[in-house]
RNA sequence: GGGGUGGUAGCUUAGCGGUCAAAGCGGAUUCCUGUUAAGAAUCACAUCGUGGGUUCGACUCCCAUCCACCCCG
Numbered sequence: 001g002g003g004g005u006g007g008u009a010g011c012u013u014a015g016c017g018g019u020c021a022a023a024g025c026g027g028a029u030u031c032c033u034g035u036u037a038a039g040a041a042u043c044a045c046a047u048c049g050u051g052g053g054u055u056c057g058a059c060u061c062c063c064a065u066c067c068a069c070c071c072c073g
Base pairs, nucleotide, nucleotide: 001072002071003070004069005068006067007066010025011024012023013022018056027043028042029041030040031039049065050064051063052062053061
């Protein structure tokens, strides 16, 4: 330099162009319990790497770009 895969909550991941972006772990509050753990209920947390484009509508499609990893040279 060329190509490929990935980037979504604190962490790990889901999310075939269409209601408020979902789940587990973790966190907070309350209940339960003699206490802890376990269990139950409720709550908070992601403008989807960044910037554009297409579209009535984009995490999703297109272009550019940044970062990580892999392959080729």

Predicted 3D model of a 73-nucleotide RNA (transfer RNA) from Candidatus Angelobacter sp. The source organism's lineage runs through Bacteria, Pseudomonadati, Acidobacteriota, Terriglobia and Candidatus Angelobacter. RNAcentral records the identical sequence in 2 taxa. Its mean pLDDT, the model's own confidence on a scale to 100, is 81. Rfam family: tRNA. Rfam describes the family as follows. Transfer RNA (tRNA) molecules are approximately 80 nucleotides in length.